[in-house]
RNA sequence: GCCAGCGUAGCUCAGGUGGUAGAGCGGCUGAUUCGUAAUCAGCUGGUCGCCCGUUCAAGUCGGGUCGCUGGCU
Numbered sequence: 001g002c003c004a005g006c007g008u009a010g011c012u013c014a015g016g017u018g019g020u021a022g023a024g025c026g027g028c029u030g031a032u033u034c035g036u037a038a039u040c041a042g043c044u045g046g047u048c049g050c051c052c053g054u055u056c057a058a059g060u061c062g063g064g065u066c067g068c069u070g071g072c073u
Base pairs, nucleotide, nucleotide: 001072002071003070004069005068006067007066010025011024012023013022019056026044027043028042029041030040031039049065050064051063052062053061
């Protein structure tokens, strides 16, 4: 330099052919227990890397850009 994949919550990741963004773990509160752990209930948490475009509507489609990973040279 060229090609491909990935970027969504604190972490690991979902999100069919566009239609109000989710799970598990974590954190907080309560219940249970002599107490801890475990378990149960509730709560908490995201400018969907960034910019532009298409659209009534974009995490999703198109373009650009940044970062990470892998391959090739």
The RNA shown here (transfer RNA) has 73 nucleotides and comes from a Pseudomonadota bacterium. It matches the Rfam family "tRNA". Rfam classes the family as a transfer RNA. Gene Ontology term of the family: triplet codon-amino acid adaptor activity. Its mean pLDDT, the model's own confidence on a scale to 100, is 81.